[in-house]
Context: one part of a larger RNA
RNA sequence: CGUAGCAGAAUUGAAGGAAUCUGUCCUUAGUACGAGAGGACCGGGAUGGACUGACCUCUAGUGUACGAGUUAUCACGCCAGUGGUAUUGCUCGGUAGCUAUGUCAGGUAUGGAUAAACGCUGAAUGCAUCUAAGCGUGAAGCCAGACCUAAGAUAAGUUCUGCCAGUGAGACUCGUGGAAGACUACCACGUUGAUAGGCUGGAGAUGUAAGUGCAGUAAUGUAUUUAGUUGACCAGUACUAAUUGUCCCAAGG
Repeated sequence: CGUAGCAGAAUUGAAGGAAUCUGUCCUUAGUACGAGAGGACCGGGAUGGACUGACCUCUAGUGUACGAGUUAUCACGCCAGUGGUAUUGCUCGGUAGCUAUGUCAGGUAUGGAUAAACGCUGAAUGCAUCUAAGCGUGAAGCCAGACCUAAGAUAAGUUCUGCCAGUGAGACUCGUGGAAGACUACCACGUUGAUAGGCUGGAGAUGUAAGUGCAGUAAUGUAUUUAGUUGACCAGUACUAAUUGUCCCAAGG
């Protein structure tokens, strides 16, 4: 821009895409078959491999603004306590998020037409013959179905709701943000407010802070103390910021 009004939702499915894999074991059954050796079809069940998708409860990794330990040195006047630098100084753990080695799920039932093949009826050829007329069975293959996208499917579909003038539905800009993101876009919210931050509480993490008392010459131990601290997680709470106001677009039916 189009889809003969504008806007917001919900849909149909022309078409396209992805996928389609396979082992072993148990049972049927040591049955059918076979002199024996051996040893099934069909059907039912269990469990794997590779591959694909989603997710983070578990396991594991990362986790440079979380907690702790520790070395050297400098600084805060000194002690104590902290901070800076040394690859995050080194080391031990680790929330969220992101991940796989982890968890869950998947491979398609069913129908139709067939290939090879196997048949029924059946002449040409009084018999025979699956074929010449006619009718069946039959594959991971074909066409649908099942999963995903999908009306720019220009044949532009369908349904529901709102709206007739500076009004309505709605939209843009701006702001607070996001399991969304290069930007844009998308999504949530903007005081009739929990959108982000802060604060409060909790979860989880770390592992028992500082100060003080006591014991010890001291290093240190111990009590207060399962403390103190705590990024992303879960709630609550208008304290802060989404202010006030203004402008723009908007109907061809």
This is a predicted structure of a 253-nucleotide part of an RNA (large-subunit ribosomal RNA, domain VI) from a Pyrinomonadaceae bacterium. Its Rfam family is "Bacterial large subunit ribosomal RNA".